[in-house]
C1' cells in the first nucleotide's frame, strides 16, 4: 500500500421567531423548566406488576437439550470443547441417545442391512464333456489346454447421498484382516482438565457397532390462564330494576247549596302519577404512570459475561395521543466553477479553491425492564489477518 476479519461509536451543532405537551409559580396576562431512539420497530423469548384459577400426584401436550459460568429469569450472554468452512484474522452448527423398541431410504443399482453377486476374476478341490500330446493289442491311464454344471471370490468395473475401514507387503486357483506393518476405529488403563473432552502414552480387540431421532420413540429439564383495553376508585344524562311515602275513588249528619267540620263503612286489590332513597351498568374522570432487578461514567474483583461501591451524573409521560415549522450561521457529502500556482510549444492536465446549486438515512415512546431479530444515507475509532514492497 492492497484485500479482508472482528469489536465499538456518531447519527448534525449553535441561534432567532412562531407553536405543541407535562410540571412549578401566579387571580390572570404570563414566566420558568423539562420534552423520543439506537433501534422507540417486529411483538419473537424471558421477567416484574395485576386479576382469575389452583389440595396433592399422574397421563397427555408443548418447549428446551455439548461443558462450565453469568443472571431475577431466559430459547439470552460469556468462556471453553467438538465438528464443518476459510491460507488466515475468523465464521457457522436443534451438538443428548441409533449395542431399548418400531420404522424409513425416491431414482439408479445384483444388493440399502441376520448383506448380496450384474459385468468381471478363478478352475486348486467335486462331477461330467471335448481337444492336443504320450503310453498301451485293447479297456483305459498319464500330462497339458478349453469351456460347462455345481461352486469360490469381493481385489477391479458399474449404481447411488450412502455399498460393511485405508495403504503396502506377504499369501492364494483367484481373492479376502486370511496373516503382518503403519494409519484409522473400539474398549480398558494411565496422565492432564471442575467438566465437555484431549494425549506424541500403554495394553487388548482384526474391526464387532453403516445412515436418518428437523421419523415415531427413549432419557433429562421446564411449563396454569389472561394481560395496563391488566386491575382499583369516583360517577352523570336517558332508559330500566328495587324500597318507602304521598295523592285519588263511598255513604250519613250539620246545610238551600258549596266550602268546612264530624260520624260510619272502607282503609282491600290493581294501575297510573309525583317525590325521596338504594343498587348495577354506560359516557366521563381519577389512579395504575413512571425512580426502576434502571442507565452512563469512575474505582475495585473477574480472561469475560458480570458482580460490588450512602463515589459522580442522568431519567418524557401524551390519551383522536405533545416532542414541530420557517429562517440564519457553521460543519459534512456532492456538482459547477473565477482567480492563483505548477507542467506543457500548444490544446490541455494537475493542485488549491472565492462564489453558487443540490443532498442528508431507518424510523418515532404509550405499564416497565432484560434479551433476540430486522431496518439504517453518510461518517469515525480501535484491534487483528493475508499478500506485496522498502529498511
Nucleotide at each position: 500500500g492492497a484485500a479482508g476479519c472482528g469489536a465499538c461509536u456518531c447519527g448534525g451543532a449553535g441561534g432567532a421567531u412562531c407553536g405543541c405537551g407535562g410540571c412549578a409559580g401566579g387571580c390572570a396576562a404570563c414566566u420558568g423548566u423539562c420534552g423520543a431512539g439506537g433501534a422507540a420497530a417486529g411483538u419473537c423469548c424471558g421477567a416484574a406488576c395485576u386479576c382469575c384459577c389452583a389440595c396433592g400426584g399422574g397421563c397427555a401436550g408443548c418447549a428446551g437439550g455439548c461443558u462450565g459460568g453469568c443472571u431475577a429469569a431466559c430459547g439470552g450472554c460469556c468462556a471453553g470443547g467438538c465438528g464443518c468452512g476459510g491460507u488466515g484474522a475468523c465464521g457457522c452448527g436443534a451438538c443428548g441417545g441409533a449395542a431399548a423398541g418400531u420404522g424409513c431410504a425416491a431414482c439408479a443399482g445384483a444388493a440399502a442391512a441376520c448383506a448380496a453377486a450384474c459385468c468381471g476374476c478363478c478352475a486348486a478341490a467335486c462331477g461330467g464333456u471335448u481337444c492336443c500330446g504320450g503310453c498301451g493289442c485293447a479297456a483305459g491311464c498319464c500330462g497339458g489346454g478349453a469351456a460347462c454344471g455345481a461352486g469360490g471370490u469381493a481385489a477391479g468395473g458399474g449404481u447411488g447421498a450412502a455399498a460393511c475401514g485405508g495403504u503396502g507387503c506377504g499369501g492364494u486357483a483367484a481373492g479376502a484382516g486370511c496373516g503382518c506393518a503403519c494409519c484409522g476405529c473400539g474398549u480398558c488403563g494411565c496422565a492432564c482438565g471442575c467438566g465437555a473432552g484431549u494425549g506424541u502414552c500403554g495394553a487388548c480387540g482384526g474391526c464387532a457397532c453403516g445412515g436418518c431421532a428437523a421419523a415415531c420413540c427413549c432419557c433429562c429439564u421446564g411449563c396454569g390462564g389472561a394481560g395496563c383495553a391488566a386491575g382499583a376508585c369516583c360517577a352523570a344524562a336517558u332508559a330500566g330494576g328495587g324500597a318507602c311515602a304521598c295523592c285519588a275513588u263511598g255513604g250519613g249528619a250539620c246545610c238551600g247549596c258549596c266550602c268546612g267540620u264530624u260520624c260510619c263503612c272502607g282503609c282491600c286489590a290493581a294501575g297510573a302519577g309525583u317525590g325521596u332513597c338504594c343498587g348495577g351498568g354506560u359516557a366521563g374522570g381519577u389512579u395504575g404512570c413512571u425512580c426502576g432487578a434502571c442507565c452512563g461514567c469512575c474505582g475495585c474483583g473477574g480472561c469475560a459475561a458480570c458482580g460490588c461501591g450512602c463515589g459522580c451524573g442522568g431519567c418524557a409521560g401524551a390519551u383522536g395521543a405533545a416532542u414541530g415549522a420557517u429562517c440564519c450561521u457553521c460543519a459534512c457529502c456532492u456538482c459547477c466553477a473565477a482567480a492563483g500556482c505548477g507542467c506543457g510549444c500548444a490544446a490541455g492536465c494537475g493542485c488549491c479553491g472565492a462564489g453558487g446549486g443540490g443532498g442528508a438515512a431507518c424510523a418515532g415512546a404509550a405499564u416497565u425492564c432484560g434479551g433476540c431479530u430486522u431496518a439504517c444515507a453518510g461518517g469515525g475509532u480501535c484491534g487483528c489477518u493475508u499478500c506485496a514492497c522498502g529498511u